A computed fold for a 1397-nucleotide RNA from an uncultured bacterium, annotated as small-subunit ribosomal RNA. Its mean pLDDT, the model's own confidence on a scale to 100, is 85. Rfam family: Bacterial small subunit ribosomal RNA. RNAcentral holds the sequence, with entries from ENA, Greengenes and SILVA.

RNA sequence: AGAGUUUGAUCCUGGCUCAGAACGAACGUUAGCGGCGCGUUUUAUGCAUGCAAGUCGAGCGGUGCGGGGCUUCGGUCCCGCAUAGCGGCGGACUGGUGAGUAACACGUGGAUAAUCUGCCUUGCAGUCGGGAAUAUCCCAUGGAAACAUGGUGCAAUACCGGAUACGAACGUCGGCGCACAAGCGCUGGCGAGGAAAGGGGCCAAGGCCCUGCUGCGAGAUGAGUCCGCGUCCCAUUAGCUAGAUGGCGGGGUAAAGGCCCACCAUGGCUGUGAUGGGUAGCCGGCCUGAGAGGGUGAACGGCCACAUUGGGACUGAGAUACGGCCCAGACUUCUACGGGAGGCAGCAGCAAAGAAUCUUCCGCAAUGGACGAAAGUCUGACGGAGCGACGCCGCGUGAGCGAUGAAGGCCGCAAGGUUGUAAAGCUCUUUUCGGGGGGAAGAAUAAUGCCGGCAGGGAAUGGCCGGCGGAUGACAUCAACCCCGGAAUAAGGUCCGGCUAACUACGUGCCAGCAGCCGCGGUAACACGUAGGGACCUAACGUUGUUCGGAAUUAUUGGGCGUAAAGGGCGCGCAGGCGGCCGCUCAAGUCUGGUGUUAAAUGGUCGGGCUCAACCCGAUCAUGCGCUGGAAACUGGGUGGCUUGAGUUCAGGAGGGGAUGCCGGAAUUCCAGGUGUAGGGGUGAAAUCUGUAGAUAUCUGGAAGAACACCGAUGGCGAAGGCAGGCAUCUGGCCAUGAACUGACGCUGAGGCGCGAAGGUGCGGGGAGCAAACCAGGUUUAGAUACCCUGGUAGUCCGCACAGUAAACGAUGUGCACCAGGAGUCGGGCAGCAGUGUCCGGUUCCGUAGCAAACGCAAUGAGUGCACCGCCUGGGGAGUAUGCUCGCAAGGGUGAAACUCAAAGGAAUUGACGGGGGCCCGCACAAGCGGUGGAGCAUGUGGUUUAAUUCGAUGGUACGCGAGAAACCUUACCAGGGCUUGACAUAUCCAGCGAUGGGGCCGCGAGGUCCCAGCCCUUCGGGGGCUGGAUACAGGUGCUGCAUGGCUGUCGUCAGCUCGUGCUGUGAAGUGUUGGGUUAAGUCCCGCAACGAGCGCAACCCCUGCCAUCUGUUACUAACAGGCAAUGCUGAGGACUCAGAUGGAACUGCCAGUGACAAACUGGAGGAAGGUGGGGACGACGUCAAGUCAUCAUGGCCCUUAUGUCCUGGGCCACACACGUGCUACAAUGGCCGGUACAGAGCGCAGCGAGGCCGCGAGGUCAAGCGAAUCGCAAAAAGCCGGUCUCAGUACGGACUGGAGUCUGCAACUCGACUCCACGAAGUUGGAAUCGCUAGUAAUCACGCAUCAGCAUGGCGUGGUGAAUACAUUCCCGGGCCUUGCACUCACCGCCCGUCA
Repeated sequence: AGAGUUUGAUCCUGGCUCAGAACGAACGUUAGCGGCGCGUUUUAUGCAUGCAAGUCGAGCGGUGCGGGGCUUCGGUCCCGCAUAGCGGCGGACUGGUGAGUAACACGUGGAUAAUCUGCCUUGCAGUCGGGAAUAUCCCAUGGAAACAUGGUGCAAUACCGGAUACGAACGUCGGCGCACAAGCGCUGGCGAGGAAAGGGGCCAAGGCCCUGCUGCGAGAUGAGUCCGCGUCCCAUUAGCUAGAUGGCGGGGUAAAGGCCCACCAUGGCUGUGAUGGGUAGCCGGCCUGAGAGGGUGAACGGCCACAUUGGGACUGAGAUACGGCCCAGACUUCUACGGGAGGCAGCAGCAAAGAAUCUUCCGCAAUGGACGAAAGUCUGACGGAGCGACGCCGCGUGAGCGAUGAAGGCCGCAAGGUUGUAAAGCUCUUUUCGGGGGGAAGAAUAAUGCCGGCAGGGAAUGGCCGGCGGAUGACAUCAACCCCGGAAUAAGGUCCGGCUAACUACGUGCCAGCAGCCGCGGUAACACGUAGGGACCUAACGUUGUUCGGAAUUAUUGGGCGUAAAGGGCGCGCAGGCGGCCGCUCAAGUCUGGUGUUAAAUGGUCGGGCUCAACCCGAUCAUGCGCUGGAAACUGGGUGGCUUGAGUUCAGGAGGGGAUGCCGGAAUUCCAGGUGUAGGGGUGAAAUCUGUAGAUAUCUGGAAGAACACCGAUGGCGAAGGCAGGCAUCUGGCCAUGAACUGACGCUGAGGCGCGAAGGUGCGGGGAGCAAACCAGGUUUAGAUACCCUGGUAGUCCGCACAGUAAACGAUGUGCACCAGGAGUCGGGCAGCAGUGUCCGGUUCCGUAGCAAACGCAAUGAGUGCACCGCCUGGGGAGUAUGCUCGCAAGGGUGAAACUCAAAGGAAUUGACGGGGGCCCGCACAAGCGGUGGAGCAUGUGGUUUAAUUCGAUGGUACGCGAGAAACCUUACCAGGGCUUGACAUAUCCAGCGAUGGGGCCGCGAGGUCCCAGCCCUUCGGGGGCUGGAUACAGGUGCUGCAUGGCUGUCGUCAGCUCGUGCUGUGAAGUGUUGGGUUAAGUCCCGCAACGAGCGCAACCCCUGCCAUCUGUUACUAACAGGCAAUGCUGAGGACUCAGAUGGAACUGCCAGUGACAAACUGGAGGAAGGUGGGGACGACGUCAAGUCAUCAUGGCCCUUAUGUCCUGGGCCACACACGUGCUACAAUGGCCGGUACAGAGCGCAGCGAGGCCGCGAGGUCAAGCGAAUCGCAAAAAGCCGGUCUCAGUACGGACUGGAGUCUGCAACUCGACUCCACGAAGUUGGAAUCGCUAGUAAUCACGCAUCAGCAUGGCGUGGUGAAUACAUUCCCGGGCCUUGCACUCACCGCCCGUCA
């Protein structure tokens, strides 16, 4: 000192949370010792029991016991011990508690000239002489008791007269001094009048001494009273007050005073918060904080208050009295029922309450207190011990060596890592612990003895000072020390996702749980639980609660208010705050010196004592208040002056400023009349409505109310709201210039007062148009209490009154001063002939500095300052409730809390999105051709069914998809039957040689069983192979495509996606990549704070189109030759076609125009081809947790006589249905029959198979050729020529079914293809909707290939024939770029509001 958390990211605002310190704590886990502290914060609830205040015989009379003397034996006297009573002093201290109290209660500083003060100190003066009672005791009475009553008699330091009176007090007459005043101090005279008590010791018997008593004075101490200042919250408490405020007189008190009383007056307090309500003992201090502050008032100390609750006085120096009295109440308790007793907020202790707080301990040894002459007695004050980790502090639980880095644990495939020098082991020590031993200080002195000295005195006792001796220890089995023993008796708690230091494994599977905030957990959890390891602290560690801090998050130090919360709607203005220039003065503020006080403790600093520390001791310091001396700049007070702030007058000016009255024209509606005829009106389209009873339209006349076109504006005026036809009257403000005057008269402004749009309210008018209504009707719609339409009432207008709000906004309070410029405009001044320049006042825009989170503001500030006011303090709840107040009402003003959330927000950024905009593409629409959707069939899918119908693919981007071939196999599914180191791999060990081949029997088969034949190589060790057994392991199409690799789909062959450096911005980010053109293209050109670069585009590659060269068989055949019925058939040729290798060719190269002298575009020439010639391969950064664990690979999990493996059979082919993709059709541009022509690309030896023969045919049979430019598949088909059918469910269509066959194959039943005969279904062009295609394309026709034993309407290829249309980019879909809005960012399939459940 900060950190986490709002966002996709950013900056800001802002709240929440954390890290710190502290505690009279509590709870959980754990626990060795000691020192010093602390310990009912709750119920001022109630209390059993014991103790906490007594003492004095040297005040008094007695009594009891013991001892002694005398005795007439009745008694009497003395001594000691004890003490009920009288009497004295003390029970007003100490100790406890915090209920009450917001107050002179407390703190601080003063006053007392308004007072008292026992004991103590000191001074002066005295202590004379009498008297009468009474308790105890005794007698008697009553009562259960507590106790009470009567009688006789006795004492005092008890009580009462009398005497005396230095002082004092009172009255009166003076003097001096002091004081702010009533007055006070000192002092003189006179008058009247109030005292006392003894006890003890000594004695030389005279007295002396000690102690007490009385009066007065002084001191000290303690107390009373008064005053200034300080001292919590609520204004949703605004008025309070009758002894109330004051006076005169009196009473009362120790004492001033309405403290009390009589009379008189009518005051007193209050926004600087009275009164009322709530809460609370106050302070020194304590905790926190850098401080200022905030919180607190346990322990210790000061003060106050209280003592079961309330009231009262008595005694006394002192009380209105904690362990006194009286009365009343509640409660408890005793009782003989008549009456009594009691007060733990003293120390212990109990009950209850509560999260929670101790022993019914020891002692007066010390300190202190009461009494006493003293010894001494009393003392739950106090000193100690006990209990409690409650806190602070200290110590220990061992130290050194010790690597084979042991074992075990954990992690890891392994290597290994880690626990860890840790342990073991060896050496050592003994704090602590156990046992033993002696054992300090706390003790000073008292009585008293002795010694010395001093004062006084005649002596003694005695007094004072000093010295020496002199009893007494609760703690205490103490501390500290010594000896012995032995590592021996002693470690835990929390945490490990980020904040925050410390990580792995397993288990769990949005479960169980965690969590201070953010958040973890839905099968790979560093966040849950456990383990190992680690981090932190340590006799403790965590949790909870509370306070301060961090929080500048109430901001005095030290914040804000344009948009984040926050400027009052506007003005006038009382109080208040603040206030121009010069001089003099005062000294209140201010500054400064001295001084008093600021108790002690605490705290800071320095030093000291317990071994250290905590703890304790000493010295010193500390912000406040008072008194006093001084200073005079500033503020303030007083006084005198000034003119610049402010204002006044005169001469001018502009203006929808306000009020009242009068006037005007246009328009609208209505009324009357004329012309005129069928509609008008209204809308997106309509309808309600209106019109033949004459509307609308048009003309004339009239009536009414409201509003004022053009001018008109970016303009003017006003404090704001607001203000607009014209004229007149009344009236407010403003501006410039000049002159004169006043002389700070100013600024702001809580309350208060006034003004205050629209709408609303009351009363009275007015009412043309417009027009709320949960008004009417129409329309729209799923509905439509809306939007639209037709009507329509309040209202809108006027007068008077109320209301008092608004996005009353510039979301920006008012005033003054200062701080670059530029442009426009309104009013005025000055200069100039003028263009124009300049100044003042207003208004609008741009912009520098500066400010700001940014946006932006910027002389009209949101800049720099000053003055004053208002307001804000997270979001929601809520401008709600309640109280008060205003209002006729509606409602306004003021204005919470509970509860709840971890955010809510501002500005800006990147995207995505928009039924926003601009530009531009694409078979995207449009234009066109052909389809799908209807039928039958094929195929895939869903669903259903099933023992199983294996699995996957599921909007586009699944559905003739994985599958380029499910009868067995495939095959993963089902049923049944088998196997268990296994169907397959590697390795080791043991045994065997049985390799392998053939056969029999059983079995559907796998397999079982039996028989026969029978191993190979060898360096002789062995190896290979196989069988059986054993062990590691195999195996899994089991799960997870959301753990993955790889591959793939899609956006999309769309033109985009990025980077480096630089620059801009606080930053996210921007720039570059935007802009102007252009392109198929981020293609290219130009411009530009950018300059370059990469991945994409294009090109490079392949096919195809033209040409050339070379090569020339199996291809070709022009020329030559031969030959045939015919054919490149043959010789031959290298021309042509063709084949296949290498090259060429096209580049906007040329021309013209357009364009910016560009890029490029348009047109043209040439050319086989022209602007990418056509086609293919090729797919940027990324998106969809897209698809695939069943191609393959692979982490993790799961199965292991089974989820592996083998076999037979079945299933994947099911079938009420639904969808996708196709085939064939519905026919005449056609079907059928006959004839006839022209391809390309492929394929072929378990193959293609010519040809002959057989069969209607599928095909069979015999069989040539060909591993193929040679032979074969192979016929191409549509086409063309000819014929037939004639619009019909047909000579269309071919499904379905029956029969007969062919082929493949171990096998065509489930479940193949094909052939022939027969049968001849639906279907006559297909609803809503929807698909493909822009040229050699669509459409149409056939051919081939892969897979394959067989099976093709599918897939992949090939060629033949061969169109139509594109005006255009408004619309639908998808996409690209720029821009704009946004509360979206999982990104519009978003977000989000309300109702219901």